Predicted 3D model of a 446-nucleotide RNA (Bacterial RNase P class A) from Erythrobacter sp. Its Rfam family is "Bacterial RNase P class A". Rfam classes the family as a ribozyme. Its mean pLDDT, the model's own confidence on a scale to 100, is 78. The model forms 93% of the base pairs in the Rfam consensus. The organism belongs to Erythrobacter, within Bacteria. The sequence was found by an Rfam model in a public genome assembly.
RNA sequence: CAGGGGGUCUGGGCAGCCGCGUUCCUCGACAGGCUCAGGAUGAGCGGGUCGGGGGCCGAGGAAAGUCCGGGCUCCACGAAACAAGGGUGGCGGGUAACGCCCGCCCGGCGAGUGCUUUCGGGCGCGAAGCCGAGGGAAAGUGCCACAGAGAGUAUACCGCCGAUGGCCCCUAAAGGGCACAGGCAAGGGUGAAAGGGUGCGGCAAGAGCGCACCGGGGUCCUGGCAACAGGGUCCGCAUGGCAAACCCCACCCGGAGCAAGGCCGAAUAGGGGCCUCGCGCCUGCGUCCUUCGGGGCAAGGGUAGGGGCGUUUCGCCCCGAGAGGCCCGGGUUGGCUGCUUGAGCGCAGGGAGCGAUCCCUCGCCUAGAUGAAUGGCUGCCCCUGCAACGCUGGUCGCAAGAUACCGGUUGCAGGACAGAACCCGGCUUACAGGGCCCCCUGGCAC
Repeated sequence: CAGGGGGUCUGGGCAGCCGCGUUCCUCGACAGGCUCAGGAUGAGCGGGUCGGGGGCCGAGGAAAGUCCGGGCUCCACGAAACAAGGGUGGCGGGUAACGCCCGCCCGGCGAGUGCUUUCGGGCGCGAAGCCGAGGGAAAGUGCCACAGAGAGUAUACCGCCGAUGGCCCCUAAAGGGCACAGGCAAGGGUGAAAGGGUGCGGCAAGAGCGCACCGGGGUCCUGGCAACAGGGUCCGCAUGGCAAACCCCACCCGGAGCAAGGCCGAAUAGGGGCCUCGCGCCUGCGUCCUUCGGGGCAAGGGUAGGGGCGUUUCGCCCCGAGAGGCCCGGGUUGGCUGCUUGAGCGCAGGGAGCGAUCCCUCGCCUAGAUGAAUGGCUGCCCCUGCAACGCUGGUCGCAAGAUACCGGUUGCAGGACAGAACCCGGCUUACAGGGCCCCCUGGCAC
């Protein structure tokens, strides 16, 4: 310098005038409350309303999407097993947790590059980095349209063969032709995909038919926590693809959500209708009646049973006469709180780790609105683009001079995506312009 990549910062600055929100300080005015003393006067304390002055702070990397995970709040009786439903999916770590992040493994892509070529292309290798919905197709079911002969334990369209049987010609014998029976799936075609690939041998022609290498499977050794990698050895080795198809396997999972919830105030109709399960038994303080035989009521206790939101077991709780569900209708829609000190931040320091991250020390407090605040105007500057001007410059030229480039001057235009609303960790999407750092490959110079 060229090409290929990754990360990060910023995304306007300054000044003036006017204007906002939370909170704090101060001054003044108005009307009052409480306490002490108490004859009056007075002293002290806390707030309220209005107005003036002042201090600190005041949107984002995504505040977006609402796709994940939590904190927090309320509801659900608890434990175990199973079911239903949902989620994740290579291995190992990080984290409060995750579908996130880090490292590694495998596969694909990848700037480029080697061999080859009929110059159309073909076959390999492959940096940094990027991507992967990365377990299982021999548990089962299902799909592979169209094209094609044939799409899963499938095939003969075009073809190849002419050994063997057959037919024909010729012959002394050789020999020749046909392609019916037969053999083939190597070549071509169709297709996303055609039953391993390349080469050699063999064969009538072929075919893992045999062999070499690659690929595949079994097994052993070595390395690694592991995914997996490398090596040895054996086997010609039929069994495609799709699970982002149903499914199987492994692991994980209560529900709802700040419009959660709590307090105060206010108001109404303690409204009406329907349905399901159940309302049983024993004992009995006390009490009423009595024809004195007994008959009722009944606190309390127990039990069958009912309920506690899929089933079962165990425990616990409620009821033992109640438990639960649906529909119609009425009232409230106000105020305060939750509400910002956090799994917080620091372009601070030290330590461990490849890293994500973790530990220690020090420092900091940075919006809490509630129809919803942080804005408007002016001037100068900054950045970018376009145009014009040879202009004290750089550059080229011996010079006169030139102007593609850098710089300068002037003019015009533009300056991204985009606004908290309980909080946090992620992912995804959007983003004009400008700056910085790092990695890989190749070249040049030193």